[in-house]
RNA sequence: AUACGAAAAGGCAAACCCGCUGCGAGGCGGGGACGCAAAGCCAGGGGUCUCACGAAGACAGCCCAGCCGCCGAAG
Numbered sequence: 001a002u003a004c005g006a007a008a009a010g011g012c013a014a015a016c017c018c019g020c021u022g023c024g025a026g027g028c029g030g031g032g033a034c035g036c037a038a039a040g041c042c043a044g045g046g047g048u049c050u051c052a053c054g055a056a057g058a059c060a061g062c063c064c065a066g067c068c069g070c071c072g073a074a075g
Base pairs, nucleotide, nucleotide: 004072005071011036012035016031017030018029019028020027021026034061040067041066044064045063046062047059048058049057050056051054
């Protein structure tokens, strides 16, 4: 360096509940932890989902691509 995922520190936060918001899929904030080594970012490809059905949207905690990145035991 590549790869990998033991330890420690730190991080994120599913379901569910509350508030706000959106027609909706959903989003944001608070509580809460099932999990996560990219569960960080990104709708480019696939996929799923929504509606007021068109030059329309949602999902990154479904997969791939792209960008960026903490720690360092074993192999």
Notes: A computed fold for a 75-nucleotide RNA from an Actinomycetes bacterium, annotated as c-di-GMP-I-GGC riboswitch aptamer. Its Rfam family is "c-di-GMP-I-GGC riboswitch aptamer". The literature on the family includes a 2010 paper in Biochemistry by Smith et al., "Structural and biochemical determinants of ligand binding by the c-di-GMP riboswitch ".